[in-house]
Order: sequence, then structure tokens, then C1' cells
RNA sequence: CGUCUAAAUAGAGGUGCGCAAAGAAUGAGUACAUUUGUCCGCAGUGGCGCGAGGGAGCGCCGGGCAUGUGGAAAGGUCAAUGCGCCGAAGCUUGCUGCCGUUCCCCUUCGGCACCGGCUGGGGCAAUCGCGUGAAGAACGCGUGUCUUGUCAUGAAAGGCAACUUUCAUGGAGCGCUAUUUAACCU
Repeated sequence: CGUCUAAAUAGAGGUGCGCAAAGAAUGAGUACAUUUGUCCGCAGUGGCGCGAGGGAGCGCCGGGCAUGUGGAAAGGUCAAUGCGCCGAAGCUUGCUGCCGUUCCCCUUCGGCACCGGCUGGGGCAAUCGCGUGAAGAACGCGUGUCUUGUCAUGAAAGGCAACUUUCAUGGAGCGCUAUUUAACCU
């Protein structure tokens, strides 16, 4: 000098990712409360509620429709702002643990955390599929398509070379670039 080696540090991708408070619209004249009328029920050895099932315990005694009056909230969204960042982040119940409820049992459901697994990023899909959702919003997953960065290979051109540009194909972030250290080789 080099290396298909290891570690640390710093970076890049761009309609890049995530979080936060305030405001606005939507949610919605909805849920809910109440007046009047009407229908059904009036069982208490019953019904309803306490995430679901079973047992116990506690609490309350009803429901529907129409009309009038009053009338929310949460999640999500909007455009900017601020903050943290580049497995940023998202998904997954595959393992384990914790929480929910008044207690117990068993399983399940939901939430959170660690580990594991998958996804390089972004756009579009109002008439694609599934899920959440009030929603043709938005989000997540899948699928399709477009685009973008990176590396490898091949071709062409330029260049003494390293390499640069264009095109094509393919891979994945446990990647790529740069620097430093260690190891190996010379």
C1' cells in the first nucleotide's frame, strides 16, 4: 500500500421518519340529559352493570318510538411551529413479564415492556383485498405500479489510471460512504 476481517466515531438518501402543545373544521345536532305522548314489560327465586366466560359479592330497578328543549367528548385530520432523529420508524403476538375488575378460577380480549422475526426510502391505487375508523378523510398490512438513493455485475463514451456519465440487470439497511484503531498479508 492492500484486505470478501473486527470495532469505534461521524455522515448521506428527501414530497425522509417520529413526538408535542395551542388553534380550526369534522366528529354532530351524534352520544347523553330532560318535557309530553304512545307501545311493550312490571318477572324480585328476575333483569341490567362491574372487558368476555363461570362462581361469589356489590350497585341500580326497565326498554322502544315520536315530538320539543338543551347538548358534549375522544381518536383521527388541517397548515405551519418546536423538539428528537436516519431501523429514523412501522408491522408481528413468536417467547416472557406486568396491568385491567370488588375478589377467585380458567381461558380469552385489550394495553405496555424486553427479546426475536419482517420491511432500504417515498408517491399513486374513488371505485384492488383485509383491518381500524363517523367517513370516498387518514393510518396499517398485502398486492400492483412509478420513482429515488446505495452497492455489485455487464455494455457504451470520456480519462494514462483511479474514476466519472448514461443504460440494463440484480441484491438489501445486520447495508453504504469517510476517518481512526486492531488483526492479517506484503
Lysine riboswitch aptamer from Brevibacillus fluminis, 186 nucleotides, folded computationally.
The RNAcentral record of the sequence draws on Rfam.
Lineage of the source: Bacteria > Bacillota > Bacilli > Caryophanales > Brevibacillus.
Of the family's consensus pairs, 100% are formed in the model.